Small-subunit ribosomal RNA, central domain from an uncultured archaeon, 353 nucleotides, folded computationally.
Model confidence (mean pLDDT): 90 of 100.
RNAcentral holds the full RNA, with entries from ENA, Greengenes and SILVA.
Context: one part of a larger RNA
RNA sequence: UUGGGCCUAAAGCGUCCGUAGCCGGCCUGGUAAGUCCCCUGUUAAAUCCAGCGAUCCAAUCGCUGGACUGCAGGGGAUACUGCCAGGCUAGGGGGUGGGAGAGGCCGACGGUAUUCCCGGGGGAGGAGUAAAAUCCUCAGAUCCCGGGAGGACCACCAGUGGCGAAGGCGGUCGGCUGGAACACGCCCGACGGUGAGGGACGAAAGCUGGGGGAGCGAGCCGGAUUAGAGACCCGGGUAGUCCCAGCUGUAAACUAUGCGGGCUAGGUGUCGGAUCGGCUAUGAGCCGAUCCGGUGCCGAAUGGAAGCAACUAAGCCCGCCGCCUGGGGAGUACGGCCGCAAGGCUGAAACUU
Numbered sequence: 001u002u003g004g005g006c007c008u009a010a011a012g013c014g015u016c017c018g019u020a021g022c023c024g025g026c027c028u029g030g031u032a033a034g035u036c037c038c039c040u041g042u043u044a045a046a047u048c049c050a051g052c053g054a055u056c057c058a059a060u061c062g063c064u065g066g067a068c069u070g071c072a073g074g075g076g077a078u079a080c081u082g083c084c085a086g087g088c089u090a091g092g093g094g095g096u097g098g099g100a101g102a103g104g105c106c107g108a109c110g111g112u113a114u115u116c117c118c119g120g121g122g123g124a125g126g127a128g129u130a131a132a133a134u135c136c137u138c139a140g141a142u143c144c145c146g147g148g149a150g151g152a153c154c155a156c157c158a159g160u161g162g163c164g165a166a167g168g169c170g171g172u173c174g175g176c177u178g179g180a181a182c183a184c185g186c187c188c189g190a191c192g193g194u195g196a197g198g199g200a201c202g203a204a205a206g207c208u209g210g211g212g213g214a215g216c217g218a219g220c221c222g223g224a225u226u227a228g229a230g231a232c233c234c235g236g237g238u239a240g241u242c243c244c245a246g247c248u249g250u251a252a253a254c255u256a257u258g259c260g261g262g263c264u265a266g267g268u269g270u271c272g273g274a275u276c277g278g279c280u281a282u283g284a285g286c287c288g289a290u291c292c293g294g295u296g297c298c299g300a301a302u303g304g305a306a307g308c309a310a311c312u313a314a315g316c317c318c319g320c321c322g323c324c325u326g327g328g329g330a331g332u333a334c335g336g337c338c339g340c341a342a343g344g345c346u347g348a349a350a351c352u353u
Base pairs, nucleotide, nucleotide: 004324005323006322007307008306012321014201015200016199017198021194022193023192025088026087027086028085029084030083031082033081034080035077036076037075038074039073040072041071042070048066049065050064051063052062053061054060091191092188093187094186095184096183097182103177104176105175106174107173108172109171110154111153115149116148117147118146119145120144121143125136126135162169163168206247207246208245209244210243211242215241216240220236221235222234223233258320259319260318261317262316263315266298267297268296269295270294271293272292273291274290275289276288277287278286279285302309303308326353327352328351335346336345337344338343
């Protein structure tokens, strides 16, 4: 609960696609369903309102008229909405062109370092810490040189930089492939927006099967510390971390800010594109101006409880969806659906304050 809200107080679904629904640009004609006006009928009585009357007055009662609201029929209006028809190009889409990018998938190749193994050199420590010890080491460690194996990762470039719907994406090259910006204004001609259900994607951890395992490392075993130490520190080390196939579907999945559109001062940096001008060692070069798109900072109006936000709005408006309604109980119980499980989604109440 006809209200007010959702950056931080409760509240934006993790993200996108999309069904129904809701909403929808400019012009013309038609129609007249919505809408508006008039008339008629109906809307029992009582109730309600107005006038008059009855009882001495009042409550009360009677009479007359009216109103209310809805419905039906008839006549009319046509601005807006709807419907039908036609047209348009400013929304949207397509086309063409040159460029940007860690966007995705697959394959090949490379690099540094760690670890291990082999050979050579060497000869007593090494490692670790606040200090130590556990630990490694004369069966030759640490260290130096050479060779090899294997897994993971990708320094510098690197940027408040770029790309992606979000999660996320960073060595090099190749193949396949998605999207966006800009320019032209050639084509289509409202084809659009949102989106209950629904579908797809979705970090890490976790699960199933198979592979792999260098380093790191939950649990675990030791050494310390300490009153104790289930920790912080140290030595080991299993799952895992990696790959393939399948599942899970969560997060401070955050800009804690849903999506789309319009409107509302500026300043400054940066990325991509376009046009123009200057310079030129003529290079996809450098510098500047303007426009478009992205991404930051500062800031007026305005908003805000404030912090702050401020053309990337939290300002002023429109459309659509989601969500909130004191704290605890509780994201629990029960039921349902999903999952191999872990658990997820939906989601109370008693009671208490």